[in-house]
The prediction has a mean pLDDT of 83.
Predicted 3D model of a 72-nucleotide RNA (transfer RNA) from a Gammaproteobacteria bacterium.
It was read from a public genome assembly.
Lineage of the source: Bacteria > Pseudomonadati > Pseudomonadota > Gammaproteobacteria.
RNA sequence: GGGCCUAUGGGGUAACGGUUAGCACAGUGGACUCUGAAUCCACUGAUCCGGGUUCAAAUCCCGGUAGGCCCA
Numbered sequence: 001g002g003g004c005c006u007a008u009g010g011g012g013u014a015a016c017g018g019u020u021a022g023c024a025c026a027g028u029g030g031a032c033u034c035u036g037a038a039u040c041c042a043c044u045g046a047u048c049c050g051g052g053u054u055c056a057a058a059u060c061c062c063g064g065u066a067g068g069c070c071c072a
Base pairs, nucleotide, nucleotide: 001071002070003069004068005067006066007065010025012023013022018055027043028042029041030040031039048064049063050062051061052060
C1' cells in the first nucleotide's frame, strides 16, 4: 500500500429496514434481615464520526476514525 471483518450503557452481549434499542453483570435507591451476604422491586446509563437512500436506518450505501486478520 491492497483486500476482508469488527465498532451498541462502565465492561460483556442481542436486535427481518418497522415497540419507548432488549438481556444479564456492575452502580444507585428501596423491601427483607439483629448486621452482612443472598433474594426481590425500582431507577440511572449506549447505537464510533460525517453524509446519503428510505415514509422509516443500530441495520442498507459512501467517506472517515480506531482495532483485528490476510496478502504484498